Molecule: Glycine riboswitch aptamer
Organism: Alphaproteobacteria bacterium
RNA sequence: AUGAUCUGCGCGGGAGAGACUUGCACUGGUUUGACGUUCAAGCCGGUGGAGCGCCGAAGGAGCAACCACCCCGGAAACUCUCAGGCAAAGGGACCGCGUCAGGGAUG
Repeated sequence: AUGAUCUGCGCGGGAGAGACUUGCACUGGUUUGACGUUCAAGCCGGUGGAGCGCCGAAGGAGCAACCACCCCGGAAACUCUCAGGCAAAGGGACCGCGUCAGGGAUG
């Protein structure tokens, strides 16, 4: 003096699978009836619980090609679904961009 891989941060893109069922609980709206306080019934919706069905790209786990090897091992977008997810929102592996930040291979 150049400033790689990599990591973080910012922006953009980003799939799959029930807007399932419920005679349960709470709650909102509305209609009707009764009438003493307000109560009852029906319909539509929200949240929670329960139930079954499904997804695979947070995370996690398992095995493998392969790598390494004295021993112990490492390893996927495959597999499993513990967790997570199945309208929107949010999340999201991974990809791209960034004269950002760290870092310091190489010349």